The RNA shown here (Fluoride riboswitch aptamer (crcB RNA motif)) has 64 nucleotides and comes from a Pseudomonadota bacterium. Taxonomically the source falls in Pseudomonadota (Bacteria, Pseudomonadati). Its mean pLDDT, the model's own confidence on a scale to 100, is 78.
[in-house]
RNA sequence: CUCGGCACGGGUGAUGGAGUCCACCUGCCCCAACCGCCUCAGGGCUGAUGACUCCUGCCGACGU
Repeated sequence: CUCGGCACGGGUGAUGGAGUCCACCUGCCCCAACCGCCUCAGGGCUGAUGACUCCUGCCGACGU
């Protein structure tokens, strides 16, 4: 100096917050994980979750 492992920390998982679990990246710098789909274009489509639960916001229906 490089690589690997363990412990611990940080970050990320297409729109907000929290808990739990999962996955990924990373810890000198550079570098990373991640940054939705369809269409030649024009244009179009789903969803506040990675998953589960709750809260907030939004949309639709019904009742008062």